[in-house]
Context: one part of a larger RNA
RNA sequence: UUGGGCGUAAAGAGCGCGUAGGCGGCCAAGAAAGUCCGACCUUAAAACUAGCGGCUUAACCGCUAAGAUGGGUCGGAGACUUUUUGGCUUGAGCAUUUGCAGGGGCAAGCGGAAUCUGCGGUGUAGGGGUAAAAUCCAUUGAUAUCGCAGAGAACACCAAUGGCGAAGGCAGCUUGCUAGGCAUUGUCUGACGCUGAGGCGCGAAAGCGUGGGUAGCGAACGGGAUUAGAUACCCCGGUAGUCCACGCCGUAAACUAUGCGAACUAGGUAUUGGGAUAAUCGACCGUCCUGGUACCGAAGCUAACGCGUUAAGUUCGCCGCCUGGGGAGUACGAGCGCAAGCUUAAAACUC
Numbered sequence: 001u002u003g004g005g006c007g008u009a010a011a012g013a014g015c016g017c018g019u020a021g022g023c024g025g026c027c028a029a030g031a032a033a034g035u036c037c038g039a040c041c042u043u044a045a046a047a048c049u050a051g052c053g054g055c056u057u058a059a060c061c062g063c064u065a066a067g068a069u070g071g072g073u074c075g076g077a078g079a080c081u082u083u084u085u086g087g088c089u090u091g092a093g094c095a096u097u098u099g100c101a102g103g104g105g106c107a108a109g110c111g112g113a114a115u116c117u118g119c120g121g122u123g124u125a126g127g128g129g130u131a132a133a134a135u136c137c138a139u140u141g142a143u144a145u146c147g148c149a150g151a152g153a154a155c156a157c158c159a160a161u162g163g164c165g166a167a168g169g170c171a172g173c174u175u176g177c178u179a180g181g182c183a184u185u186g187u188c189u190g191a192c193g194c195u196g197a198g199g200c201g202c203g204a205a206a207g208c209g210u211g212g213g214u215a216g217c218g219a220a221c222g223g224g225a226u227u228a229g230a231u232a233c234c235c236c237g238g239u240a241g242u243c244c245a246c247g248c249c250g251u252a253a254a255c256u257a258u259g260c261g262a263a264c265u266a267g268g269u270a271u272u273g274g275g276a277u278a279a280u281c282g283a284c285c286g287u288c289c290u291g292g293u294a295c296c297g298a299a300g301c302u303a304a305c306g307c308g309u310u311a312a313g314u315u316c317g318c319c320g321c322c323u324g325g326g327g328a329g330u331a332c333g334a335g336c337g338c339a340a341g342c343u344u345a346a347a348a349c350u351c
Stems, first nucleotide, its partner, number of pairs: 003323004007305002012319001014202004021195003025088007033081002035077008049065006091192001092189002098183003104178007111155001115151008126137002163170002207248006216242002221237004259318006267296011300307002324351003333344004
């Protein structure tokens, strides 16, 4: 390479939008590039195969014949792919109609609890901390308690096995702006679709730049303990950071360790959103349809664990990725970055 694979053995890109490309619904007619059939030409010799022959035989050699594959020309077929034209509505979309749920996003404003600090009142000798202590705070009046004021950050209960989002992620309340989804109706367009190399965008935490902010927490750091030591675990402090604005970084056990789309293949239970229906004064409950989220399980799959209509079952389309362990996600080169570093990505050697 051919293959075989990718939940846990190596392997699904963190996620989306989308270019090229690949693939693509139903009907009719035409064309004939792919495809198929036939004829002819060609596909050097040698070789291979068959027959005959020559060396005593064989190997070897000679003669004759045949075949294979590719290419070309001509003629034909028209199912499928392709292509042209016309049509269709079930895929897709728009709009409509009527609604609906939601921590989806951005911005502004507001709220209460707690914490800390300041001021004032009461009050007096301790407080704090631990396994026990000590560092630490406190007669310049602490801790405790009451009142007032200020600051920053996060939003108890509701809360869920729950909701929303492509992922990262999203939670006090109100308002404004804004994106998506679902149900229902069934008007319109008429295959407009799926995937997606490159590309572009988004992307937790930490980190970086400039400016602000800093209550609590808290890398580093200082001190107290512990210990043989203790660059730790425990305690007292505490800077960066955590917060905001703008700009970078671009990683993660970015996990469902499971790419996206479509079709098909038993059910049961719970829950969430919508609709219909029967019943009811109404609601709940029941039945049916539909979009999610979970659990249990037929068949089937799996090395097992397990998965099981939200598939890891049965298939198709497209992309990404893997190919023994170490060396190594490293070196070198290149691109990006202020840097940290990230992305791409070997080999020698070794088992």
The part of an RNA shown here (small-subunit ribosomal RNA, central domain) has 351 nucleotides and comes from a Candidatus Berkelbacteria bacterium.
Its mean pLDDT, the model's own confidence on a scale to 100, is 87.
The sequence was found in a public genome assembly.
It matches the Rfam family "Bacterial small subunit ribosomal RNA".